[in-house]
RNA sequence: GAUGCAAGCCAGACAGCCGCUGGUCAGCGCGUAAUGCCUGACGGGAGGAAGGUCCGGACUCCAUAGAGCGGGGUGACGGUUAACGGCCGUCCGCCGAAAGCCCCCCGGGGUAUAAGGCGAGGAAUAGGGCCACAGAGACGAGCGUAUUAAGUUACGGUGAAACGCGGUAACCUCCACCUGGUGCAAUUCCAAAUAGGCACGCGAUGAUGUUGCUCGCGGAGCGUGCGGGUAGGAAGCUUGAGCGCUGGAGCAAUCCAGCGCCUAGAGGAAUGGCUGUCAUAGCGCGGGUUCGCCUGUGCCGUAACAAAAUCCGGCCUAUCGGCUUGCUUCAACU
Numbered sequence: 001g002a003u004g005c006a007a008g009c010c011a012g013a014c015a016g017c018c019g020c021u022g023g024u025c026a027g028c029g030c031g032u033a034a035u036g037c038c039u040g041a042c043g044g045g046a047g048g049a050a051g052g053u054c055c056g057g058a059c060u061c062c063a064u065a066g067a068g069c070g071g072g073g074u075g076a077c078g079g080u081u082a083a084c085g086g087c088c089g090u091c092c093g094c095c096g097a098a099a100g101c102c103c104c105c106c107g108g109g110g111u112a113u114a115a116g117g118c119g120a121g122g123a124a125u126a127g128g129g130c131c132a133c134a135g136a137g138a139c140g141a142g143c144g145u146a147u148u149a150a151g152u153u154a155c156g157g158u159g160a161a162a163c164g165c166g167g168u169a170a171c172c173u174c175c176a177c178c179u180g181g182u183g184c185a186a187u188u189c190c191a192a193a194u195a196g197g198c199a200c201g202c203g204a205u206g207a208u209g210u211u212g213c214u215c216g217c218g219g220a221g222c223g224u225g226c227g228g229g230u231a232g233g234a235a236g237c238u239u240g241a242g243c244g245c246u247g248g249a250g251c252a253a254u255c256c257a258g259c260g261c262c263u264a265g266a267g268g269a270a271u272g273g274c275u276g277u278c279a280u281a282g283c284g285c286g287g288g289u290u291c292g293c294c295u296g297u298g299c300c301g302u303a304a305c306a307a308a309a310u311c312c313g314g315c316c317u318a319u320c321g322g323c324u325u326g327c328u329u330c331a332a333c334u
Base pairs, nucleotide, nucleotide: 001330002329004327005326006325007324008323009322010321012278013277014276015275016274017273018272020045021044023042024041025040026039027038029037030036047305051316052315054314055313056312057311058310059183061181062180071179072178073177074176075175076090077089078088079087080086091121092119093118094117095116100111101110102109103108104107122174123173127172128171129168130167131166139164143156144155145154146153187235188234189233190232197226198225199224200223201222202221209217210216242261243260244259245258246257247256248255249254279302282299283298284297285296286295287294288293
């Protein structure tokens, strides 16, 4: 320098102005049954997948003596973990090149591999089912030819498999192991107004109502207390299998120790908008070029996939562009 791979990271930056959301503090501010509301100041505010909801857990309530049947799941061997169908290592099988080797011969073909990638990878002598096309015959023995005392022995085009102790379990099944259901709209607490309910008291000797009182009118409820549910509010809710750095154990996944940090918490659901400057992508023009690009300048104006909703560990899917590191093989030079 070429080549094929693998892993990790970023996901525009800065400044000003105006908002939204929730937190803390302040106010001779306002208000509720309660939580609060308003104004001001300060600092916080989406992702690598927040997505699909596929797998595994935490947590929650319901069920649950024990055992069995049934259902569902997993499947080489070992490790890792809270757990897993994830991840790591090894074995086995398959794939994997401009180079290597071989062949024809200058354009291809074949072959074994490298880094690396992929694998639903237990059992086919427990039993059942199935085996396209081709083939006379496809699972259980028959059939053809030759042969023999004897279905006794040998061979049989096609096909992945043929006259046999065949293949297939990603068909049933068997074996081993695991496995209750429910999802934060889980679940728990506080609690109006109105209307039911219960208890006590008063009431046709007229309660309550009718403007505050009396008269008059009217004529059956009224008052107090308790309890359940609803509106509304609060908890669950973000300090956690947490993140960063350093050191150690281990091939690795991962684990241990020390130090430091706190990083959205809404609830019909905030995380936004405008302006300026610069960098990336894109487009136009000019110049240079070893034809791969480089450079000057102008325009455009953020540019892919997409956005938390109880929280974690994974998997899968989507993704403009860019950066870094490592490995394989080949060539040249030292």
A computed fold for a 334-nucleotide RNA from Duganella sp. SG902, annotated as Bacterial RNase P class A. The coordinates come from a structure-prediction model, not an experiment, and the mean pLDDT is 78. Its Rfam family is "Bacterial RNase P class A". The family's RNA type in Rfam is ribozyme. About the family: Ribonuclease P (RNase P) is a ubiquitous endoribonuclease, found in archaea, bacteria and eukarya as well as chloroplasts and mitochondria.